[in-house]
RNA sequence: GAUCUCCUUCGGGGCGGGGUGGAAAUCCCGACCGGCGGUGAGAGCCCGCGAGCCCGGCGGGGCAGCCCGGCGGGUCGAGCCCGUGGAAUCCGGGCGCCGACAGUGAGAGUCUGGAAGGGAGAAGGAGAGA
Numbered sequence: 001g002a003u004c005u006c007c008u009u010c011g012g013g014g015c016g017g018g019g020u021g022g023a024a025a026u027c028c029c030g031a032c033c034g035g036c037g038g039u040g041a042g043a044g045c046c047c048g049c050g051a052g053c054c055c056g057g058c059g060g061g062g063c064a065g066c067c068c069g070g071c072g073g074g075u076c077g078a079g080c081c082c083g084u085g086g087a088a089u090c091c092g093g094g095c096g097c098c099g100a101c102a103g104u105g106a107g108a109g110u111c112u113g114g115a116a117g118g119g120a121g122a123a124g125g126a127g128a129g130a
Base pairs, nucleotide, nucleotide: 003128004127005126006125007124008123009122010121017029018028019027031110032109033099034098035049036048037047038046044097045096052075053074054073055072056071058069059068060067061066079095080094081093082092083091101113102112103111
């Protein structure tokens, strides 16, 4: 010392206050929140990833119903202006916008649930080593 293998841990936040109503944390005023990697400077809204949903097909277990795993495809929200600067849709100022599915005496980014799940990834350790 390129790289490879194994192990451990970590890895998502948020309706204060009010209005209407028989009933709403779901409607209205207002408030609050923002995973991961990248990007010529620090990003919810620039590029990509994860998760959710749909389709396909593969491997394994099982008598079967079915269960587990992983692969591919589809779907997958939203930002502009000004300023500074070598460089910023990432900083400062201003004004905006977005947010899965199911459930719930009334419609959900914030309540309940799948989820003590999964995961992009992050940190550390051990071994081998051209």

A computed fold for a 130-nucleotide RNA from a Candidatus Eiseniibacteriota bacterium, annotated as FMN riboswitch aptamer (RFN element).
The source organism's lineage runs through Bacteria, Bacteria candidate phyla and Candidatus Eiseniibacteriota.
Its mean pLDDT, the model's own confidence on a scale to 100, is 86.